[in-house]
RNA sequence: UCGGGAGUGGCGUAAUGGUAGCGCGUCACACUUUGGAUGUGAAGGUUGGGGUUCGACUCCCUGCUCCCGAGCCA
Numbered sequence: 001u002c003g004g005g006a007g008u009g010g011c012g013u014a015a016u017g018g019u020a021g022c023g024c025g026u027c028a029c030a031c032u033u034u035g036g037a038u039g040u041g042a043a044g045g046u047u048g049g050g051g052u053u054c055g056a057c058u059c060c061c062u063g064c065u066c067c068c069g070a071g072c073c074a
Stems, first nucleotide, its partner, number of pairs: 001070007010024004018054001026042005047063005
């Protein structure tokens, strides 16, 4: 430098253009002598910018970071 893949709450992982979900974790409450376990509830997220669209995690352009492969110089 070229090609391919990935980027979503604290962590992991879904969502094939139509309400962003799930598990673990965290917090509150209930239960308990206390804690754990269990139950109920809550907070918290789409890598940046631009475009297409009535509507974008999703499609297009561009930047950044990471991974894999190839190439070039020494």
Molecule: transfer RNA
Organism: Chloroflexota bacterium